[in-house]
Context: one part of a larger RNA
RNA sequence: GAACGAACGCUGGCGGCGUGCCUAAUACAUGCAAGUCGAACGAGAAAGUGUAGCAAUACAUGUGUAAAGUGGCAGACGGGUGAGUAAUACAUAGGUAACCUACCCUUAAGAUGGGGAUAACCUUCCGAAAGGAGGGCUAAUACCGAAUGAGACCACAGUGACAUAGGUCACAGGGGUUAAAGAUGGCCUCUAUUUAUAAGCUAUUACUUAAGGAUGGGCUUAUGCACCAUUAGCCUGUUGGUAGGGUAACGGCCUACCAAAGCUUUGAUGGUUAGCUGAUCUGAGAGGUUGAUCAGCCACACUGGAACUGAGACACGGUCCAGACUCCUACGGGAGGCAGCAGUAGGGAAUAUUGCGCAAUGGAGGAAACUCUGACGCAGCGACGCCGCGUGGGUGACGAAGGCCUUCGGGUUGUAAAGCCCUGUCGGGAGGGAAGAAAAACAAUAUGGCUAAUAUCCAUAAUGCUUGACGGUACCUCUAAAGGAAGCACCGGCUAACUACGUGCCAGCAGCCGCGGUAAUACGUAGGGUGCUAGCGUUGUUC
Numbered sequence: 001g002a003a004c005g006a007a008c009g010c011u012g013g014c015g016g017c018g019u020g021c022c023u024a025a026u027a028c029a030u031g032c033a034a035g036u037c038g039a040a041c042g043a044g045a046a047a048g049u050g051u052a053g054c055a056a057u058a059c060a061u062g063u064g065u066a067a068a069g070u071g072g073c074a075g076a077c078g079g080g081u082g083a084g085u086a087a088u089a090c091a092u093a094g095g096u097a098a099c100c101u102a103c104c105c106u107u108a109a110g111a112u113g114g115g116g117a118u119a120a121c122c123u124u125c126c127g128a129a130a131g132g133a134g135g136g137c138u139a140a141u142a143c144c145g146a147a148u149g150a151g152a153c154c155a156c157a158g159u160g161a162c163a164u165a166g167g168u169c170a171c172a173g174g175g176g177u178u179a180a181a182g183a184u185g186g187c188c189u190c191u192a193u194u195u196a197u198a199a200g201c202u203a204u205u206a207c208u209u210a211a212g213g214a215u216g217g218g219c220u221u222a223u224g225c226a227c228c229a230u231u232a233g234c235c236u237g238u239u240g241g242u243a244g245g246g247u248a249a250c251g252g253c254c255u256a257c258c259a260a261a262g263c264u265u266u267g268a269u270g271g272u273u274a275g276c277u278g279a280u281c282u283g284a285g286a287g288g289u290u291g292a293u294c295a296g297c298c299a300c301a302c303u304g305g306a307a308c309u310g311a312g313a314c315a316c317g318g319u320c321c322a323g324a325c326u327c328c329u330a331c332g333g334g335a336g337g338c339a340g341c342a343g344u345a346g347g348g349a350a351u352a353u354u355g356c357g358c359a360a361u362g363g364a365g366g367a368a369a370c371u372c373u374g375a376c377g378c379a380g381c382g383a384c385g386c387c388g389c390g391u392g393g394g395u396g397a398c399g400a401a402g403g404c405c406u407u408c409g410g411g412u413u414g415u416a417a418a419g420c421c422c423u424g425u426c427g428g429g430a431g432g433g434a435a436g437a438a439a440a441a442c443a444a445u446a447u448g449g450c451u452a453a454u455a456u457c458c459a460u461a462a463u464g465c466u467u468g469a470c471g472g473u474a475c476c477u478c479u480a481a482a483g484g485a486a487g488c489a490c491c492g493g494c495u496a497a498c499u500a501c502g503u504g505c506c507a508g509c510a511g512c513c514g515c516g517g518u519a520a521u522a523c524g525u526a527g528g529g530u531g532c533u534a535g536c537g538u539u540g541u542u543c
Base pairs, nucleotide, nucleotide: 001543002542003541004540006539007538008537009536010535013389014388015387016386017385018384019382020381021347026345027344028343030342031341032340035073036072037071040070041069048061049060050059051058052057080300081299082298090224091223092222093221094220095219096218099217100216104213105212106211107210108209109208110207112146114144115143121136122135123134124133125132126131151178152177153176154175156173158171159170160169161168162167182205183204184203185202186201187200191198192197193196226272227271228270233263234262238260239259240258241257242256243255244254245253275297276296277295278294279290281288282287302323303322304321305320306319325336326335327334328333353379355378356377357376361375362373363372364371365370392422393421394420395419402413403412404411405410426484428479429478430477431476432475442464443463445461446460447459448458449457487532488531489530490529491528492513493512494511498527499526500525501524502523508515509514
């Protein structure tokens, strides 16, 4: 000099864009943060309102709505944190003839025909509660046999190609195993009742099997990746083999047996510290530092352990066990997990609102309308940072008054002020501004496609309608008025900027050198000056 997720002191007008628990991975009150689908399924309220009635009540509506239940998909993404981890991490470049991949896209083939349950519901009972047990009824795209087998898989035997981890791919053979589910809309060409419907046809979608793609992952190899030798030896599933098990998959991953190996001064083992990277800061570069925000990867979710479901988890807002802590209890037993967004206590030098909205972007579910979304978009707070603007402009000498200094002549503050003439940024007031951010979705129309069809449905065009949290915000116009808007540090040398008074080795200053003991440009105050400026200094840290 530059930089900062900074803090502290003094000061503080406005706006834009960013950014904000670096400490206790401490404990958490409260609210919200993951649901959705009635076009998979069976059931199904009440309040209110209306009518009748003297009333009790009945009927209609509310409504096939709400709230539940079965089932499907999603809760493995998104969001947080950096405790652990010095290598099962990360970065770069490969390999996988050792692997998986829901939803999505393409292609091929198929979707036949049956069965038995069960929740919800009703009922009996246990329990303070959380919850649970028994009996009875019922549905499905829930569950289970059977049929079929383009194919797939398994074992057998064959040919060719490629490879050589003794496998992979393609083709053909006869055996064995293995699948499915419907829903919605429309129609009458065929069939059946002859009205209009379905068991029929058709469109969309869902379902099953297989192949390929895309995407996302698993595993593996090489190289790189902090300090300590005042850590020198370490290891027994250890190192390798055979066989088996296990996995999506190779493998001591696991087990039995056999051998005695394997690593290490090119630093093993141990200890300390640490998430890694793209990048950030600095520097002419080489290098050094850091790893906040943003992006990629990893790890974790009160602590430790475990599996279940699933395409995917050994799962932050799932389950089970143990532990610590907190809460409820009828003492028998139960409930909980903010390192999600706000917020609270605590710690600390120190870090924000218990805000608005799903309008946009993105995500989940759904055919869609739509629902959910503390992701996200916005607003609030903080000079925390960067950037921009303002606090007025011109003129004005009798160089006014006052202050300070003085050699008492004067000098300086100083064109500075006053005065006169202007301007109107920001802020204030009034009005306009439903701007842009918006394209989709939806409705009807036209053309084309599917079709028996001019229904539906699908695709493409032009048309119409609707939707804004921010926000009466940005911006624009008008208006009054110099009015509301300047400080901080320094002035001995380094280092730009000096005098007076007070003090008298005292009080004090200080980054280094050093000032102060009676004429202090170094302490304190004043005048003047210098530097930066809505900031200026100090402290801390890095280069």

Model confidence (mean pLDDT): 82 of 100. A computed fold for a 543-nucleotide part of an RNA from a Deltaproteobacteria bacterium, annotated as small-subunit ribosomal RNA, 5' domain. The sequence was found in a public genome assembly. Its Rfam family is "Bacterial small subunit ribosomal RNA". Lineage of the source: Bacteria > Pseudomonadati > Myxococcota > Myxococcia.